A computed fold for a 263-nucleotide RNA from a Chloroflexota bacterium, annotated as Bacterial large signal recognition particle RNA. Its Rfam family is "Bacterial large signal recognition particle RNA". Rfam's curators write: The signal recognition particle (SRP) is a universally conserved ribonucleoprotein involved in the co-translational targeting of proteins to membranes. Rfam links the family to the GO terms signal recognition particle, plasma membrane targeting and SRP-dependent cotranslational protein targeting to membrane, signal sequence recognition. A source record names the gene ffs. Lineage of the source: Bacteria > Bacillati > Chloroflexota. Its mean pLDDT, the model's own confidence on a scale to 100, is 79.

RNA sequence: UCGUGCUAAGCGGGGAACUAGCGGUGCCCUGUACCCGCAAUCCGCUUUAGCGGGGCCGAAAUCCUUCUCGAGGCUCGGCCUCCUCGGGGACUGUGGCGUGUGUGACGUCGAAGGUUGGGUUCCGCGCGGCGGGAGCCCUCGAACCUCGUCAGGUCCGGGAGGAAGCAGCGAUAAGGGGUGUCUUCCGGGUGCCGCGGAGCUACCUAGCCUGAGCCUACUGCGCCGCAAGCUCGAGGGUCACCGAGUCGACAGAGGGUGCACGA
Numbered sequence: 001u002c003g004u005g006c007u008a009a010g011c012g013g014g015g016a017a018c019u020a021g022c023g024g025u026g027c028c029c030u031g032u033a034c035c036c037g038c039a040a041u042c043c044g045c046u047u048u049a050g051c052g053g054g055g056c057c058g059a060a061a062u063c064c065u066u067c068u069c070g071a072g073g074c075u076c077g078g079c080c081u082c083c084u085c086g087g088g089g090a091c092u093g094u095g096g097c098g099u100g101u102g103u104g105a106c107g108u109c110g111a112a113g114g115u116u117g118g119g120u121u122c123c124g125c126g127c128g129g130c131g132g133g134a135g136c137c138c139u140c141g142a143a144c145c146u147c148g149u150c151a152g153g154u155c156c157g158g159g160a161g162g163a164a165g166c167a168g169c170g171a172u173a174a175g176g177g178g179u180g181u182c183u184u185c186c187g188g189g190u191g192c193c194g195c196g197g198a199g200c201u202a203c204c205u206a207g208c209c210u211g212a213g214c215c216u217a218c219u220g221c222g223c224c225g226c227a228a229g230c231u232c233g234a235g236g237g238u239c240a241c242c243g244a245g246u247c248g249a250c251a252g253a254g255g256g257u258g259c260a261c262g263a
């Protein structure tokens, strides 16, 4: 060095999480990699850290190791953005008060003010209107127990005559209906009504006096507020991005690795 047989190792790895820790099941990444059983309120172990059973390959393309690259994960910080809480009142916004700078409206066809009266307000009375009841008026209205007249019939009488009286007719009571230029009583979310009184703070209005301002709509200024925007701080969440750290699959390059027999 070659051949044969075997053995260690290997037959996926990694991240986060869980855990005292390690590995596995489960999640994610890588990308193709023996099978069966176990397992999230978990399963198996203890630094040689899955266990049990079976199988394949086997000292190198495959095992071990160093470096590079680097999917992806994790941690921290920053930025952006969102939410919550607290503070502020410079600015924007907004509320009030004052002033009256400017614009504008009104004003010698009379502002503001003063004064007299009236109204809006309240009370009482009256009148009117509306509604209701009663009266008055008209009409209807009683088998008998209402009235008048009472045919026929009845009764009394010798007769003359007399009496009661149904139906009918007429009238009326209780009651019913109707009507309104009538009377009276009561009532009110009743009235451009009248009279008297009160009130007159405010507003409107008329007359008179006087004679130039007045309103504050916009704007300017000052003061006091509010805190939505804004700003300061704290806390939390989060897609994306940036930076730092850490682990790191896949891939690439290098190095290393046993025993027996035979030639």
Base pairs, nucleotide, nucleotide: 001263002262003261004260005259006258010056011055012030013029014028015027020046021045022044023043024042034054035053036052037051038050063256064255065254066253067252068251072247073246074245075244076243077242078241081237082236083235084234085233086232087231088230091229092228093226094225095224096223097222098221099220102218103217104215106213113209114208115207116206117205118204119203120202121198122197123196124195125194126193127191128190130187131186132185133184134183135182136180137178138177139176140175146171147170148169149168154163155162156161